[in-house]
Predicted 3D model of a 73-nucleotide RNA (transfer RNA) from a Spirochaetota bacterium.
Its Rfam family is "tRNA". Gene Ontology term of the family: triplet codon-amino acid adaptor activity. Rfam's curators write: Transfer RNA (tRNA) molecules are approximately 80 nucleotides in length. The family's RNA type in Rfam is transfer RNA.
The coordinates come from a structure-prediction model, not an experiment, and the mean pLDDT is 82.
The source organism's lineage runs through Bacteria, Pseudomonadati and Spirochaetota.
Formats: sequence, C1' cells, structure tokens
RNA sequence: GCCCACGUAGCUCAGUCGGGAGAGCAUUUGCAUGGUAAGCAAAAGGUCACCAGUUCGAUUCUGGUCGUGGGCU
Repeated sequence: GCCCACGUAGCUCAGUCGGGAGAGCAUUUGCAUGGUAAGCAAAAGGUCACCAGUUCGAUUCUGGUCGUGGGCU
C1' cells in the first nucleotide's frame, strides 16, 4: 500500500430480509438473615463509533472518515 471482518449499557455480546433498542454479569434500592455471602424482586444506565446520502421512517441499506483485529505484498 491492497483486501476482509468488526465498532450496540461500566464489561461480554445478541438483535432486526428498514418501524417495540435488548440479555447475562456488574451497580443501586428493597425483601430475606442474628450478621455476611448466596438467593428473590425492582430500578437506573444507550448521541447503536462519527459525517453525509436514500427513505414517510435507518442500529439495520449506500458512500466516506476514524479506531480495533486479521490476511497478502
């Protein structure tokens, strides 16, 4: 330099042939216990990397930028 994949909650990830943003762990609160852990219930937490385009509507499709990983030379 060229090619491919990936970027979603604090962490690990799912998701949708375009229309409700989610799970587990972690955090907070409550229940329970003589107390702690474990357990049970609930809550909070997101510019879906960024910019633009298409569309009535984009996390999803298209183009570009940035970052991470891999391959080739």